[in-house]
RNA sequence: GAAGCAGACUAGACAGUCGCUGGCAGUCGCGUAAUGGCGAUGGCGAGAGGAAGGUCCGGACUCCAUAGAGCAGGGUGACGGUUAACGGCCGUCCGUCGUGAGACGAGGAAUAGGGCCACAGAGACGAGUCUUUACAGCGCAAGCUGUAAAGGGUGAAACGCGGUAACCUCCACUCGGAGCAAUUCCAAAUAGGCAUGCGUUGAGGUUGCUCGCUGAGCAUGCGGGUAGGAAGCUUGAGCGUAGGAGUAAUCCUACGCCUAGAGGAAUGACUGUCAGAGCAGCGCAAGCUGUUAUACAGAAUCCGGCCUAUCGGUCUGCUUCACUU
Numbered sequence: 001g002a003a004g005c006a007g008a009c010u011a012g013a014c015a016g017u018c019g020c021u022g023g024c025a026g027u028c029g030c031g032u033a034a035u036g037g038c039g040a041u042g043g044c045g046a047g048a049g050g051a052a053g054g055u056c057c058g059g060a061c062u063c064c065a066u067a068g069a070g071c072a073g074g075g076u077g078a079c080g081g082u083u084a085a086c087g088g089c090c091g092u093c094c095g096u097c098g099u100g101a102g103a104c105g106a107g108g109a110a111u112a113g114g115g116c117c118a119c120a121g122a123g124a125c126g127a128g129u130c131u132u133u134a135c136a137g138c139g140c141a142a143g144c145u146g147u148a149a150a151g152g153g154u155g156a157a158a159c160g161c162g163g164u165a166a167c168c169u170c171c172a173c174u175c176g177g178a179g180c181a182a183u184u185c186c187a188a189a190u191a192g193g194c195a196u197g198c199g200u201u202g203a204g205g206u207u208g209c210u211c212g213c214u215g216a217g218c219a220u221g222c223g224g225g226u227a228g229g230a231a232g233c234u235u236g237a238g239c240g241u242a243g244g245a246g247u248a249a250u251c252c253u254a255c256g257c258c259u260a261g262a263g264g265a266a267u268g269a270c271u272g273u274c275a276g277a278g279c280a281g282c283g284c285a286a287g288c289u290g291u292u293a294u295a296c297a298g299a300a301u302c303c304g305g306c307c308u309a310u311c312g313g314u315c316u317g318c319u320u321c322a323c324u325u
Stems, first nucleotide, its partner, number of pairs: 001321010012274007020047002023044002026041005049296001053307002056305005061179004068211004073175005078092005093107001094105004108170002113168002115164003130151009183231004193222006204214003238257008277292006
């Protein structure tokens, strides 16, 4: 100097003007028995990501619900650790790839059983095929039958206890279901309606089946009323800094911080300056001038992972090659 491997951070910054949404704390008015509620005003402060995407996993939470068991079905598969949990992550082993740093993993069982092994080859799952030799028997002969030994061609694999289980299966461990459109509360209105069938000899529920548990409605049709408001809703398995334990993932302690919560869906627009990057010109170079304007893409209950997309920028460690000293 070049080419790589692994990891971390960022995803423009500042200021001004106008605008949108929520929160906190006031003031005024309406309303109420009172709170809640409605409107106005102005102060403080906040407002879309590293993936918010995919919905591939795991949970928290909510309901079924007053419990469960078995079967079916699913998941994982070396060993150990970590975590709320996981198919995640970390470490070690083994295997494959790579010069290497490293990357990937399909990592239990083939004597429980079944399936499959294209093409080629005589023959591909238990049998036997071709050739040669030896022996024995039968036959006028050609030749046939049996036993043993040796070898050749095809192919990944051929007179063996072969391969394959990311084929079925077996083994070990493990797993309720549904999902914020979950669900909870309040108000209002109607017809607590009618008919048929089933139903305490058990409807229905327990979200695949059976048992168990529970216990009065269920199905179909006709007819009628309502569609409003509030909660769930953001303080979290949270984040940051420092120290300690540990190879690491991670855990513990102390201190500090509060960073969207809409409800058909806000988080924006303009101006100026600056940083970085691309392009063009000038210049030996340093640099100067002009110009472009940032990719992938937008929260909707929340969190931990994995996967995918992606313009740029910064940093750290390690590997290989070439040259110089």
Predicted 3D model of a 325-nucleotide RNA (Bacterial RNase P class A) from an Oxalobacteraceae bacterium. The gene name in the source record is rnpB. Of the family's consensus pairs, 95% are formed in the model. The RNAcentral record of the sequence draws on ENA. RNAcentral records the identical sequence in 2 taxa. The prediction has a mean pLDDT of 75. It matches the Rfam family "Bacterial RNase P class A". By type it is a ribozyme. Rfam's curators write: Ribonuclease P (RNase P) is a ubiquitous endoribonuclease, found in archaea, bacteria and eukarya as well as chloroplasts and mitochondria.